Source information: Large-subunit ribosomal RNA, domain VI from a Thermoplasmatota archaeon, 258 nucleotides, folded computationally. RNAcentral holds the full RNA, with entries from ENA. The organism belongs to Thermoplasmatota, within Archaea. Model confidence (mean pLDDT): 81 of 100. Rfam family: Bacterial large subunit ribosomal RNA. Its family is annotated with ribosome and structural constituent of ribosome in the Gene Ontology.
Context: one part of a larger RNA
């Protein structure tokens, strides 16, 4: 731009997919078959492997958000910190993930080679000439995804001046656009309270105290205060803060009237 009002929900012409592939065990069955030795299959059940798709309740990894321990050095000391690969080490929620978890058909239709029925030409025979029936991991469906620019431009519902975009607050989305949600008739983000979670018991103070001592004191460490302190990308509640005020398109097109 088209489709010729707007919004929403669909249909599915037509495309894309490999979404499936394999092994073993068992029942069939010591059966069919075979003198015996030996020894199947159709079909059913189960387990596992590889591939593909998805997910994070479990297990595991990561987690340079976070918490704690600790070495050297610096900020005069304490406290609190800087630097040293996040200094190193021990943990670790969310998220992301695999080593974890789930799913990954059955079936239908038309056929190929092939197998047949009936059956003439050709009194017989013949699967074929007319007719009819089977038959593959292959083909078309079934399953998943895209899809009305499918110019044959579709359908349905609602509305009749609705509607959309920008701006603004965000994230079920994200390279940029786009997408989705919210915008006071509000829980959209932040804050706060509570809950849940991580670390593991903060600083200060009081008491105890190994040891050292110039006998004046100093003092690692421990206990209590204290399941503390610190922290949270999570949940609930709460308008405290910010979604203010607004702008543009549609649009002089439809419709109505003159």
């Nucleotide at each position: 731009c088209g489709u010729u009002g707007a919004u929403g929900u669909c249909u599915g012409a037509g495309g894309g997919g490999a979404a499936c592939g394999g092994a073993c065990c068992u029942u069939u069955a010591g059966u069919a078959c075979g003198a015996g030795a030996g020894g199947a299959a159709c079909a059913g059940g189960g387990u596992c492997c590889g591939g593909u798709c998805a997910c994070c309740a479990c297990u595991a990894g990561u987690c340079u958000a976070c918490c704690a321990g600790u070495u050297g050095u610096c900020u005069g000391a304490c406290a609190a910190g800087g630097c040293a690969a996040u200094g190193c080490u021990g943990g670790g929620c969310a998220g992301c993930c695999a080593c974890g978890u789930g799913a990954u058909a059955a079936g239908g239709g038309a056929u190929a080679a092939a197998u047949g029925c009936u059956g003439a030409a050709a009194g017989c025979a013949u699967c074929u000439a007319a007719g009819c029936a089977u038959g593959a991991a292959g083909c078309c469906c079934g399953c998943c995804c895209c899809a009305a620019g499918a110019c044959g431009a579709g359908a349905c519902a609602u509305c009749c001046u609705a509607g959309g975009a920008c701006c603004c607050g965000a994230g079920u989305a994200a390279a940029a656009g786009a997408c989705u949600c919210g915008u006071u008739u509000g829980a959209u983000a932040g804050g706060a309270a509570c809950g849940g979670g991580g670390u593991g018991u903060a600083c200060g103070c009081a008491c105890c105290a190994a040891g050292c001592u110039u006998c004046g004191g100093c003092g690692a460490g421990g206990u209590g205060u204290u399941c503390a302190g610190c922290c949270c990308g999570c949940g609930u509640u709460u308008a405290c803060u910010a979604a203010a005020c607004g702008u543009c398109c549609a649009u002089g097109a439809a419709c109505u009237g003159g």